[in-house]
The prediction has a mean pLDDT of 80. Transfer RNA from a Candidatus Nanoarchaeia archaeon, 75 nucleotides, folded computationally. The source organism's lineage runs through Archaea, Nanobdellati, Nanobdellota and Candidatus Nanoarchaeia. Its Rfam family is "tRNA". Rfam links the family to the GO term triplet codon-amino acid adaptor activity. The family's RNA type in Rfam is transfer RNA. From the family's description: Transfer RNA (tRNA) molecules are approximately 80 nucleotides in length.
This record gives sequence, C1' cells and structure tokens, in this order.
RNA sequence: GGGGAUAUCGUCUAACCCGGUUUAGGAUGAGUGCCUCCAAAGCACUGGAUGUAGGUUCAAAUCCUACUAUCCCCA
Repeated sequence: GGGGAUAUCGUCUAACCCGGUUUAGGAUGAGUGCCUCCAAAGCACUGGAUGUAGGUUCAAAUCCUACUAUCCCCA
C1' cells in the first nucleotide's frame, strides 16, 4: 500500500441475509419493594444499548458512503 471480518445496555446475546406489530427483545448484573429477627433464596417492579458522521427512504440496528477501533490475509 491492497483486501477481508467484527463493533448493540456494566457483561453476554437476539433482531441484520429479505428495511415495517420494536417503546430495540432475552439472560446476567444493578436499584427498589414484598417476604425474613437479619440475610440468602424466591416473587414483583424500575432504569440502562445499535462505534462516529453523512446519504437513500413514508420508514434504517438492518441498505449505501466515508471515517474510527480491534483482528486476520496479501505485498
């Protein structure tokens, strides 16, 4: 220098291919309440995310472009 893969709550993960019932779901962790003498366990509830910036579209996590980060391959 060229090519490719990946990026979503604190952590793990689904939805991406084929745009639409998604208020972005689930698990775990966290907080609050119930329960208990206290705690654990259990039950209920609450808050938390689409790497960044543009574009296309009635509608974008999903399609397009550039960039950023990590990893791999070629030179």